[in-house]
Molecule: Glycine riboswitch aptamer
Organism: Bacillus renqingensis
């Protein structure tokens, strides 16, 4: 400084899937069925390697461990504002 990039806070938007069954009742326990957008795990091209079924390697893709399946809350991600950081010039 018409402030790149990162961080934090507040506000707004924000999907999917049984208000299933059993057990006095429940937000609990068990059973069966399902969802993909916290977190976690898997990998394509490319790169590395003499080579390999090797290493590295992204997602809202895949898995469904965790989580979730009325509302509320939470929620990846997006937007706005504020504070802070301070690259190039």
């Nucleotide at each position: 400084a018409u402030g790149a990039u990162g961080a934090c806070a507040a506000g707004g938007g924000g999907a999917g899937a049984g208000a299933c069954u059993a057990c006095c009742a429940u937000u609990g326990u068990a059973g069966c069925g399902c969802c993909g957008a916290a977190g976690g795990a898997g990998c394509a091209a490319g790169c590395a390697g003499a080579a390999a079924c090797u290493g590295u390697g992204a997602a809202u893709c895949u898995c469904u461990c965790a989580g979730g399946c009325a509302a509320a809350a939470g929620a990846a991600c997006c937007c706005u504002u504020g504070u802070u950081u301070g690259a190039c010039g």